Record summary:
A computed fold for a 342-nucleotide RNA from Lysobacteraceae bacterium NML07-0707, annotated as Bacterial RNase P class A. Rfam family: Bacterial RNase P class A. Its family is annotated with ribonuclease P activity, dimeric ribonuclease P complex and tRNA processing in the Gene Ontology. Taxonomically the source falls in Lysobacteraceae (Bacteria, Pseudomonadati, Pseudomonadota, Lysobacterales). It is recorded under the gene name rnpB. Its mean pLDDT, the model's own confidence on a scale to 100, is 77.
RNA sequence: GGAGUCGGCCAGACAGUCGCGGCACCCUUGCGGUGUCGAGGAAAGUCCGGGCUCCACAGGGUGCGAUGCCAGGUAACGCCUGGGCGGCGCGAGCCGACGGAAAGUGCAACAGAAAGAUACCGCCACGCCUUCGGGCGCGGUAAGGGUGAAAUGGUGCGGUAAGAGCGCACCGCGAGUGGGGCAACCCACCGGCACGGCAAACCCCAUCGGGAGCAAGACCAAAUAGGGUGUCAUGGCGUGACCCGCGUCGGCACCGGGUAGGUUGCUGGAGCCUGCCAGUGAUGGCAGGCCAAGAAGAAUGACUGUCCACGACAGAACCCGGCUUAUCGGCCGGCUCCGCCA
Numbered sequence: 001g002g003a004g005u006c007g008g009c010c011a012g013a014c015a016g017u018c019g020c021g022g023c024a025c026c027c028u029u030g031c032g033g034u035g036u037c038g039a040g041g042a043a044a045g046u047c048c049g050g051g052c053u054c055c056a057c058a059g060g061g062u063g064c065g066a067u068g069c070c071a072g073g074u075a076a077c078g079c080c081u082g083g084g085c086g087g088c089g090c091g092a093g094c095c096g097a098c099g100g101a102a103a104g105u106g107c108a109a110c111a112g113a114a115a116g117a118u119a120c121c122g123c124c125a126c127g128c129c130u131u132c133g134g135g136c137g138c139g140g141u142a143a144g145g146g147u148g149a150a151a152u153g154g155u156g157c158g159g160u161a162a163g164a165g166c167g168c169a170c171c172g173c174g175a176g177u178g179g180g181g182c183a184a185c186c187c188a189c190c191g192g193c194a195c196g197g198c199a200a201a202c203c204c205c206a207u208c209g210g211g212a213g214c215a216a217g218a219c220c221a222a223a224u225a226g227g228g229u230g231u232c233a234u235g236g237c238g239u240g241a242c243c244c245g246c247g248u249c250g251g252c253a254c255c256g257g258g259u260a261g262g263u264u265g266c267u268g269g270a271g272c273c274u275g276c277c278a279g280u281g282a283u284g285g286c287a288g289g290c291c292a293a294g295a296a297g298a299a300u301g302a303c304u305g306u307c308c309a310c311g312a313c314a315g316a317a318c319c320c321g322g323c324u325u326a327u328c329g330g331c332c333g334g335c336u337c338c339g340c341c342a
Base pairs, nucleotide, nucleotide: 001338002337003336004335005334006333007332008331009330010329012307013306014305015304016303017302018301020038021037022036023035024034025033026032027030040313044324045323047322048321049320050319051318052213053212054211055210059244060243061242062241064209065208066207067206068205069083070082071081072080073079084098085096086095087094088093099204100203104202105201106198107197120145121144122141123140124139126137127136128135129134153171154170155169156168157167158166172193173191174190176189177188178187179186180185217264218263219262220261227255228254229253230252231251232250235249236248237247238246271290272289273288274287275286276285277284278283
């Protein structure tokens, strides 16, 4: 100097004029005045987890669904942190749908002799025949060739009639024993050891899960026809289905008539900022400080001037913790690799 990788911060700024919504105060109570506050890092997706509200039971079970290495964090999680194993990368780093194939079922077309199970070609021994090139029978073999995504562990050496873990070395695999680690797992010894792959196939195992959702709910007001018909008591209903239990006396369908405006839920929180301590870390503890939108067909807009990072993706609707997706640019820091100079 270049290339990369990981983490943190910002999100146009300032001034003026007019116009909006909340809160507080004032007054002459008016569409009034003054002050102050007023969209995000993702507010998005509605994908997870909760808080909260209602359903008498949120009781038991079946079913269904979700997660899936170990240890921690958290209110909780499918999230986060650290570690293990596997894969990618020269590396810093990044990714992982990461329990079980010896409980069972199933799948792998075609090709190939054969895909839970072998002998098509081939090699070798013996016997017979021979035109001396070979042919036939029987036996041994799975090292070589072919097919295939995958062929009965791999490479090499020895050995053999020819071969073969048949033996040996290394790799791989594995019950056992010992050591390290909370654990996942790692290392060593030992063993010639062989019937593989797929569970993001059904399945088995472990853990978790009642339902619905702020259009949840609560209160005030208004109105009515307490109407009619049919059906169900071995019944109906009770927040997905089914069963048991429990509770209740009504339920369901259709015809007909009346009313529907307002208040609340609604923002003080598993809250934010700073410092110290503990911890590898996520995070936790202690101390101090702060109060940051609550609309209601839906508020923050328009104009002017200056500055420069020339403004992308993009607007709260009950509230939080995450994940995922979109994205213009600027600043700061750690680490890795390459080149050059001293």